[in-house]
């Protein structure tokens, strides 16, 4: 250095709700919260799942979610 990890030890992140604005909507953003997180940092590539619009349906399209799964990339600490 890496890979396993998060013992220790600094430390970050932040669901549900609550209050404001945005959006047709799924959800976002900023405050307050802490359910929980070794990448719950970031990237919508491939899935998956939701809105929305079209279609008799089959599906088609546009968009959301990275705290669904995969998958790529950066990074803290260093016991065993």
């Nucleotide at each position: 250095a890496u890979c396993c990890g998060g013992a220790a030890a600094a430390g970050c992140c932040a669901a549900a709700c609550c209050c404001u604005g945005c959006g047709c909507g799924a959800g976002c953003a900023a405050g307050g919260g802490a359910c929980g997180g070794a990448a719950a940092g970031c990237c919508a590539c491939g899935g998956a799942u939701c809105u929305u619009c079209u279609g008799a349906a089959a599906g088609g399209a546009a968009g959301a979610u990275g705290g669904c799964c995969g998958g790529g990339u950066u990074g803290c600490c260093a016991a065993a």
The RNA shown here (c-di-GMP-I riboswitch aptamer) has 80 nucleotides and comes from a Geobacteraceae bacterium. Its mean pLDDT, the model's own confidence on a scale to 100, is 85. Rfam family: c-di-GMP-I riboswitch aptamer. About the family: GEMM was predicted in a large-scale screen for bacterial structured RNA regulatory elements.